The prediction has a mean pLDDT of 82. A computed fold for an 83-nucleotide RNA from Shewanella sediminis HAW-EB3, annotated as c-di-GMP-I riboswitch aptamer. The sequence is in RNAcentral, with records from Rfam and Ribocentre. NCBI's taxonomy places the organism under Bacteria, Pseudomonadati, Gammaproteobacteria, Shewanella, Shewanella sediminis. The same sequence occurs in records of 2 taxa.

RNA sequence: CUACGAUAAAGGCAAAACCGGGGUAACCCGGCGACGCAAAACCAGUGCCCAGGCAGAGAUGCGGGGGUCGAACGGUUACCGAA
Repeated sequence: CUACGAUAAAGGCAAAACCGGGGUAACCCGGCGACGCAAAACCAGUGCCCAGGCAGAGAUGCGGGGGUCGAACGGUUACCGAA
């Protein structure tokens, strides 16, 4: 330095529910809360979700808008140092 992740140390984040607010919605913000997380830090590329447009008898296809990083994949960065 890389990989790795312990009954280590110092810490960190915060699911669901509830309350208030924004939004057509997905979802987001704040408070409370703590299921869990060694990247549960960051990135909207794949994927997924929402609304709706066009074509089509239908199945379906096409293009763009919004959202999601705590399903998964991918990329970037990072504390500590046992095996």